[in-house]
Context: one part of a larger RNA
């Protein structure tokens, strides 16, 4: 050396666990900001590194209401102190403080600085400290006020709004390529991504030029559609979810301005079996309410409260295991507790509860809206709009393409009117563009709570640990690694060996220290000691 055995050394796989993820599913809630917001800087503790809390009042102050013996937020002890029948600590509600920066707003400005003016104050002229104002752009109402006489620019005060953030959801405007067609050009990827702009708790769409609009399951991968290739992909009806429908313009009358065209303001008045004005007659209610006030009820949310029933023995380090013998159950879900506990403890079941804030619903009144008949055919009923041509987009439809939306050019009719019913034409049936408004049901998030043939530290978030930390990068960006003594620190007091606060060896603890902090289990690779056997 090489093989066996035994025993260690590295080393952290595997078992086990779980504080930490992810996921349905239910309820409920949903915008913040000049009253200065998201988000940060920098302070703040008796000592304070790091979290978290919080503002120079600064791990907090006040008020109201739970709660009751403990308590001074976590790593995390230590000094040193509150509090113990109610003012402690603690949880809920509302109030105050609440630097600096940041839409940032008085001027700069390389954020968290660094300058100024004005009006108050403090013995306050100077200097210093304090409070409080001082940006901009719109609307409105003043003031004043050129060139220019009257205005008008302009200048200026006051009152209100807006500025700026938001993960996803949601409208509009813009808009790819990779790719797939096994190549590529129409086509597809897909109005995807991505970039502007804006809204809101929803958005958005919606009341008939038609079967309100929205969302879900069909229907059905059907009918179409298509270099009929790849691939696109309805609808009509059915079922269910939730239902709710108003309002202007006009004519007409009245008032006010105006030379006059006309325009304000209020009434009237809003529809297709046409409907209104306008004449004429009858009533004066009945009813409706999504937006306003709004007593007052009922329901939650935002701290809580009550809550039943067991003992022995004996094994063990320890009982909640066995064995015996009890008891409760509208509670035998769960979790914890030296081991597998309904009856030890937290809690479960059922039953209870708010001084304040908020939310849902109902709501008495206010408020607000709000008729009916004939005749007749004078008025009126959305115009560069309907609609042609040509082009584009958008419709499941790539076009003989209705329907919808743009561009060019052209361009009506007005009720005996006008649009649709998939080129077109006639018949018939349906509807009344060119103003407006609208909840729910639907889409995302977030809390609570359930629950999981989700995961168990190289899995679950990226992240179970001082993680969007450390660290890298000029920056946009990128981004780890790291859980587990023990029941319970009882975390080895004394001795010893050293240069040593390293390691270690006895001593002690403790069931167990080969459980000692590089601490549960402790696999392999790798290195080692001792022994045997062999070259």
């Nucleotide at each position: 050396g090489g093989c066996g055995u035994a025993c260690g050394g590295u080393g952290g796989a595997u078992g086990c666990c779980u504080u930490g993820g992810c996921g349905u599913c239910a309820a409920g809630c949903g915008c913040c900001g000049a009253u200065g917001a998201a988000g940060g800087a920098c302070g703040u503790g008796g000592a304070u590194c790091a979290c978290u809390g919080c503002g120079a009042u600064a791990a907090g102050c006040c008020c109201c209401g739970g709660g009751g013996a403990g308590c001074c937020g976590u790593g995390a002890a230590c000094a040193g102190g509150c509090g113990u029948u109610a003012u402690a600590u603690c949880c809920g509600g509302g109030g105050a403080u609440g630097u600096c920066c940041g839409a940032a707003u008085g001027g700069g400005g390389a954020a968290a600085c660094c300058c100024c003016c004005c009006u108050g104050a403090a013995c306050g002229a100077u200097c210093u400290u304090c409070a409080g104002g001082g940006a901009c752009u719109g609307a409105c109402c003043g003031a004043u006020g050129a060139a220019u006489c009257c205005a008008u620019a302009g200048u200026u005060g006051g009152u209100c709004a807006g500025a700026g953030g938001g993960a996803a959801c949601c409208g509009c405007g813009g808009g790819a390529a990779c790719u797939g067609a096994a190549a590529c050009a129409u086509c597809u990827a897909a109005g995807u991504a991505c970039c502007g702009c804006g809204a809101g708790g929803a958005a958005a769409a919606g009341a008939g030029a038609a079967u309100a609009u929205u969302c879900c399951g069909c229907u059905a991968g059907u009918a179409g559609u298509g270099g009929c290739g790849a691939g696109c992909g309805a609808a009509c009806g059915c079922g269910g979810a939730a239902c709710a429908g108003c309002c202007c313009a006009a004519a007409c009358c009245a008032g006010c301005c105006g030379c006059a065209a006309g325009g304000c303001u209020g009434g009237g008045g809003u529809u297709g079996u046409a409907g209104g004005a306008g004449c004429g007659g009858c009533a004066g209610u009945a009813g409706g309410g999504a937006u306003c006030u709004g007593a007052g009820g009922u329901u939650g949310c935002u701290a809580g409260u009550c809550g039943a029933a067991u003992g022995g023995u004996g094994u063990u380090g320890a009982a909640a295991a066995g064995c015996c013998a009890a008891c409760c159950a509208u509670a035998g879900a769960g979790g914890g507790u030296g081991c597998u506990a309904g009856u030890c403890c937290c809690g479960u079941a059922a039953a209870c509860g708010a001084a304040a804030g908020c939310g849902a619903c109902c709501g008495a009144g206010g408020c607000c809206u709000g008729g009916c008949c004939g005749a007749a055919u004078u008025c009126c009923u959305g115009a560069g709009u309907a609609c042609u041509a040509c082009c584009g987009g958008g419709c499941a439809c790539g076009c003989u393409a209705a329907u919808c939306c743009g561009g060019u050019a052209g361009g009506a009719a007005g009720c005996u009117g006008g649009g649709g019913a998939g080129c077109c034409c006639a018949c018939u049936c349906c509807c009344c563009a060119a103003g407006g408004c609208u909840a729910a049901a639907u889409a995302c998030g977030c809390u609570u709570g359930a629950c999981g043939a989700c995961c168990g530290a190289u899995a679950g978030u990226g992240a179970a640990c001082a993680a969007g930390u450390a660290c890298c990068g000029c920056g946009a960006g990128g981004g780890a690694a790291a859980g587990g003594u023990g029941a319970a620190a009882a975390g080895u007091a004394c001795c010893c060996c050293u240069g040593u606060u390293a390691g270690g060896g006895g001593a002690g603890u403790g069931a167990a220290a080969u459980a000692g902090a590089a601490c549960c289990u402790g696999a392999a690779a790798c290195c080692g000691u001792a022994c045997g056997c062999u070259u």